[in-house]
RNA sequence: UUUAUGAAAAGGCUAAUUUGCUGAAAAGCAAAGACGCAAAGCUGUAGGGUCUAAGUUCUUCAUUGUUAAUGAAGGAUAUGACAGCCAGUUGCCAUA
Numbered sequence: 001u002u003u004a005u006g007a008a009a010a011g012g013c014u015a016a017u018u019u020g021c022u023g024a025a026a027a028g029c030a031a032a033g034a035c036g037c038a039a040a041g042c043u044g045u046a047g048g049g050u051c052u053a054a055g056u057u058c059u060u061c062a063u064u065g066u067u068a069a070u071g072a073a074g075g076a077u078a079u080g081a082c083a084g085c086c087a088g089u090u091g092c093c094a095u096a
Stems, first nucleotide, its partner, number of pairs: 003096004012037002017032006035084001041089003047086002049082003055077010
């Protein structure tokens, strides 16, 4: 230096949940809290996959009244979000 293994040590991160803030939502940030994690470090149209649907659009129904508008319901859709789903990439210590 490279590869494989991992919990022995030093450490590290922090799920669910609660509170506050942001957001249409998914979700994010901060504090508390630790289920767990050998990468639970980093990387989101520019790897896959998943979530949401503001906006846009389609359908149905209703109302107004005119050939459209408004409202409700449902469907589609990411440029929004997730890395503790897979993935890419970097890396501490120890043993071989």
A computed fold for a 96-nucleotide RNA from a Bacillota bacterium, annotated as c-di-GMP-I riboswitch aptamer. The prediction has a mean pLDDT of 85. Rfam family: c-di-GMP-I riboswitch aptamer. From the family's description: GEMM was predicted in a large-scale screen for bacterial structured RNA regulatory elements. The sequence was found by an Rfam model in a public genome assembly.